Glycine riboswitch aptamer from Methylobacterium radiotolerans, 89 nucleotides, folded computationally. RNAcentral holds the sequence, with entries from MGnify. The source organism's lineage runs through Bacteria, Pseudomonadati, Pseudomonadota, Alphaproteobacteria and Methylobacterium. Rfam family: Glycine riboswitch aptamer. About the family: This family represents the bacterial glycine riboswitch. Model confidence (mean pLDDT): 75 of 100.

RNA sequence: AUGCGGGAGAGACCGGGAUCUUCCCAGCAGAGGGGACCCGGCGCCGACGGAGCAACCGCCCCGGAAACUCUCAGGCACCGGAACCGUGU
Numbered sequence: 001a002u003g004c005g006g007g008a009g010a011g012a013c014c015g016g017g018a019u020c021u022u023c024c025c026a027g028c029a030g031a032g033g034g035g036a037c038c039c040g041g042c043g044c045c046g047a048c049g050g051a052g053c054a055a056c057c058g059c060c061c062c063g064g065a066a067a068c069u070c071u072c073a074g075g076c077a078c079c080g081g082a083a084c085c086g087u088g089u
Stems, first nucleotide, its partner, number of pairs: 001089006011042001013041005021036005043076003049072001050070003056064003
């Protein structure tokens, strides 16, 4: 570096809009409801990224630096992503 497995947190928020494209409920079908989508609002998360302080470290007066801190981006049902851990090459 890469394959496999494990892998958290925080509103399925509120209002409006679009559309049945997709998911769920129900369903013979149609209609309907909720979510995903777009815009605005407030609240939150921190383990991708970014930034800050600094313990510490080094080839030492210069560098490297966190799981701490801040949230610019990112994220807040499922999915996905994911530091880190185990294992194979």